A computed fold for a 537-nucleotide part of an RNA from an uncultured bacterium, annotated as small-subunit ribosomal RNA, 5' domain. The full RNA is in RNAcentral, with records from ENA and SILVA.
Context: one part of a larger RNA
Formats: sequence, structure tokens, C1' cells
RNA sequence: GACGAACGCUGGCGGCGUGCCUAACACAUGCAAGUCGAACGGAGAUAGUUUGGUAGUUUACUAUUAAACUAUCUUAGUGGCGGACGGGUGAGUAACACGUGGGCAACCUGCCUUGGAGAGGGGGAUAACACCGAGAAAUCGGUGCUAAUACCGCAUAAUAUUAAAGUAUCGCAUGAUACUUUAAUCAAAGGAGAAAUCCGCUUUGAGAUGGGCCUGCGUCUGAUUAGCUAGUUGGUGGGGUAACGGCUCACCAAGGCCUUGAUCAGUAGCCGGUCUGAGAGGAUGAACGGCCACAUUGGGACUGAGACACGGCCCAAACUCCUACGGGAGGCAGCAGUGGGGAAUCUUCCGCAAUGGACGAAAGUCUGACGGAGCAACGCCGCGUGAGUGAUGAAGGUUUUCGGACUGUAAAACUCUGUUGUCAGGGACGAAGGUGCGAUCUGCGAAUAGUUGAUCGUAUUGACGGUACCUGACGAGGAAGCCACGGCUAACUACGUGCCAGCAGCCGCGGUAAUACGUAGGUGGCAAGCGUUGUCC
Repeated sequence: GACGAACGCUGGCGGCGUGCCUAACACAUGCAAGUCGAACGGAGAUAGUUUGGUAGUUUACUAUUAAACUAUCUUAGUGGCGGACGGGUGAGUAACACGUGGGCAACCUGCCUUGGAGAGGGGGAUAACACCGAGAAAUCGGUGCUAAUACCGCAUAAUAUUAAAGUAUCGCAUGAUACUUUAAUCAAAGGAGAAAUCCGCUUUGAGAUGGGCCUGCGUCUGAUUAGCUAGUUGGUGGGGUAACGGCUCACCAAGGCCUUGAUCAGUAGCCGGUCUGAGAGGAUGAACGGCCACAUUGGGACUGAGACACGGCCCAAACUCCUACGGGAGGCAGCAGUGGGGAAUCUUCCGCAAUGGACGAAAGUCUGACGGAGCAACGCCGCGUGAGUGAUGAAGGUUUUCGGACUGUAAAACUCUGUUGUCAGGGACGAAGGUGCGAUCUGCGAAUAGUUGAUCGUAUUGACGGUACCUGACGAGGAAGCCACGGCUAACUACGUGCCAGCAGCCGCGGUAAUACGUAGGUGGCAAGCGUUGUCC
């Protein structure tokens, strides 16, 4: 000098940050990932129309009920997309994990952008639902019915894939690119709208984005760890992967690493950065950003463009809970919060108004991401606790050589100010978009109907928040402490105590005149803080 600090005393305000460093200990409760009815069949609600019945009867009206149809709304289920992002933590990891520079002629890439081509014609199911049954529950079984952008054949088929043959150009060894020929194989789905059209679907080229793999160099300590290694090192051939590869397997060979430190053991997420230092360096990796790893512990795969998946599945284990004892349920290292541990670390808050994300044609829905508020002097920065004048140098206090000296312009008193505070009034920026209405232009249209798109106008949308800010009134009123004073080290006297009580970072003070202990006065330093402790330089 610094700190994610803690402790003691003290404490007025604001802005911006920061806040479990310990038990990756266990978790009550609520929320944190949904969305689409413009993919689909149902179910329900409301309104209307038609038909039939019933009641009142004014004989064509009211009430009610059943069926069918239409419109609007809601939605359990099927289906699609998203739950691989965002958020948390640092246990593991000394490793191509990370950083940096390259490579892939060995690779993948949903959504997005931009090109080419296409979407013909069929089929069988199944959930929901109904009925029956089992179970305490979780849930499950049987029978029957039904739809789709769910599922499955057929057709069509190339610049796709595979196989074979050939030509040209090129390279970096395996080879790459382009072109030609032949054969084989593989597609599709509809929805909204009156329509135009829009949104989707299939296949393929290119791009963008995101990833995967390989590799040079760098990356802590210990030799009181010196040898380590059998899928081990290499080859051939199968398999596997998006892809190379002992990745895996069969066979063959006997290799591979190591004092330039292998192996083993300990410690540790890595980096941009941060702290310190003139620098070199040393220490460190909180917050913010990038990468990695993990999600009670261990293992496994499924789905998918992407996971071996925090709020998915299966198995095993420990723990907790429910149980009718047969069997079930759970996973806060998400946001709050609880217990525990600890010197120590916050609210079970508000809002989707903004930014961003998921879904949707859109309206919109969801979003503890995020935006905000709350708590804490935990940190940094700023402001205030008044300003000017004021000597009878008042009183009081301390001290004294009793003359005085100090406190001290300090106070009082007078004249002001109004930061801040209190009260009252006004009151934001952050809001653009979307949508409704109106107008103009424009596309479809026979159309002055209706409607798509564009522009303009208008109305509407704020958690924070009646906050910031502004204005007025009141009024010096409500706002100063902490540590030190022997030397280092700025700052001294009195009393008490008497090697006691105590102090102390080092030297050292204290045994009757203690500037070193305790108290008082004074002084010095810093100041809403001050001191102590811990750690790093």
C1' cells in the first nucleotide's frame, strides 16, 4: 500500500459497487421452462339459428328442455418447437483442462441468410374418450371407437449417397477439385385467408454461427518417490464414430516413456485480469468477461441438430419422507429462506415497464435471466455537523514559583446562510414498439364493399415511484468520534499506585517524586470513522 475481511468503541446523509472465503453439510415452504387451438380429434362454457317436446296461455309470444348447426372463449390429451440456452458451484482435474499459435486432403451444425428442384397417390394404427377391472397410494391392465404437420409402404429423383469406368487440373504422403458415362438407393404435410398471398414441408449447393478432433510452445511442490508400462508401443485385418485414432476386437512383432525427472505422492479449476513494485519480479484468480468440469455418491444409455442431460429416464448406494407393509416419493452447487458449521457474509420483497431469451402468424404467455427496491460504514467517492464579527482575554476546569499560565475567538453576544433536515406543492428521463381508431398511398378485387402492406396523425403501455429533480416555508435548529502522546513517531503536565495493579510492535516501563501503569486537564493524528487482528507485496 492492498483486502469478498473479522473484532472493539463510535455512527448524520447521498451516489456507485460488494456481501457463506468455513460443511460440493442436510434441507421445511413458495417460485426458478414453457409455449403453440393458425398441426389434430375431443371435452366444456357462453351466445345465436332451426326443429321437436313441456308449461303459461293474449294463438303467436314468453319461459324451460333435448337434438343439429354456426360463432366466440377455455383447455386435459396426441403432435411441433424449446427444456443442451440462460442461472449456480469449484468437488474433481497437473490434463491438449487452460493460454497462445497452427492444422483437419479426417469432421458435424436445429433455428438463420441466399440459390436449384419438388410436394403425386395410398394404407394401418393410437392417445384422448367410453365401459370393465387391479391398487391404500403412486399408478396400471383389458375391450371398443377416432384424428393429425404422429406413423408406414408405393410413385417421381439429382448437382445427393454408394459402386464401377474415364478425362483434365492441382497438391501436402494418404489424395483434392471439376467434368463425362453406367447402375443401384433414398423425399415430402399441411395450415390461415373469399382471394392475392403468407407461414410451414422434402431434397440439395453455398454461407454464417456454434461445436468436434489433432498439434508446437507455456503451465506448482517433493528424489527422504528411480525406474514405469501388456491394449502397454507399432503393424495387418474386422468393428465402431460425424470424423482420425488401440477407440474396440482377433492375429503378429517387442516395443514405448525416463535424471532435459518418467512413475508415484501432495497441492490446485485455467486465463483476461487483480494487488504490490521504479521496473524486473513476487503474490493472487472474490466481483465482471472467456474456457473447462460438476449437479446427493457411482454407473449407464435413450431421445435429439446438439446431452451421456442441475429442476429428463434406468440401475446400484447412503440419507429423508409416505404406507393399508404389498409398495411408493425425493434431490436448492437456481432465487429467497431454514438448521448446522464458523471470527464472519443479506429479503421466504416488487415487476416483466426496459434489455435479452423460449414459443407463437400475431395479440400474447412464460422468464428468481434481468431491471429494481430492502438489509449491512463491507469498500470507494462526495457532502454535512455551520459562516462572519467578537478580549471584561468572562465563568468553569487544569496548573502554579500564588505573580500568573493554559483551555481561548473557543464560548456568550451580534449579524448572516440554508448544503443537509422537517413540512407543503409540483413532478420526470428511461417509451420505443405493439395494438385500436382516422387519413393518404398501394396490392387483390367488378367495387365507393372487404382486406394485405407502407407512411402520417391520434389514443394507450413505468416495477422503480409520487422516487430523482424543482419551488416555497421553518429553523443553527436534528448530526463527532476514535487512537495516541518514553525512543522509533507528530504530541506533556498533575494526581493515584508502589516490581503491585498493569503496559508492551521492538528497545523496554512499574521496587514512593513513573512525560511508558490508571484517571484528569492539555496536546498531536485521522475523521463518519478510528484502532486492533489476519493475509499478500
Model confidence (mean pLDDT): 84 of 100.